[in-house]
RNA sequence: GAUUUAUAAAGAAGUGGGGAGAGAUCAGGCUCUGUGAACCACUGGCAACCUACCACACGGCAAGGUGCUAACUCCUGCCUAAAGUUAUUUUAGGGACUAUAAAUC
Numbered sequence: 001g002a003u004u005u006a007u008a009a010a011g012a013a014g015u016g017g018g019g020a021g022a023g024a025u026c027a028g029g030c031u032c033u034g035u036g037a038a039c040c041a042c043u044g045g046c047a048a049c050c051u052a053c054c055a056c057a058c059g060g061c062a063a064g065g066u067g068c069u070a071a072c073u074c075c076u077g078c079c080u081a082a083a084g085u086u087a088u089u090u091u092a093g094g095g096a097c098u099a100u101a102a103a104u105c
Base pairs, nucleotide, nucleotide: 001105002104003103004102005101006100007099008098013043014042015041016040017039021032022031023030026077027076028075029074044069045068046067049065050064051063053060054059078094079093080092081091082090083089
């Protein structure tokens, strides 16, 4: 990097460095940000996919491997259905994309 499967409305912040952007990409919106963004380090925390351990049915635990720690994957984009409208829309379901884990190549 590719494929498959699962999950994505819950949950969890401080310090130091840094110094202007950030929220994956494109577009539109909205939001965060000098009361300090990205990024880096440390210390915590959340979760429970894999391993270990306990129970061996559900499950528990949180030691190890990852992950995560603003906003539903921040929202919309494509399809279907319903409602409504002069028009803009709203709701529900599905899909695509993306992210993470596990397995295989």
Predicted 3D model of a 105-nucleotide RNA (SAM riboswitch aptamer (S box leader)) from Spirosoma sp. KCTC 42546. The sequence is in RNAcentral, with records from Rfam. The organism belongs to Spirosoma, within Bacteria. Of the family's consensus pairs, 94% are formed in the model.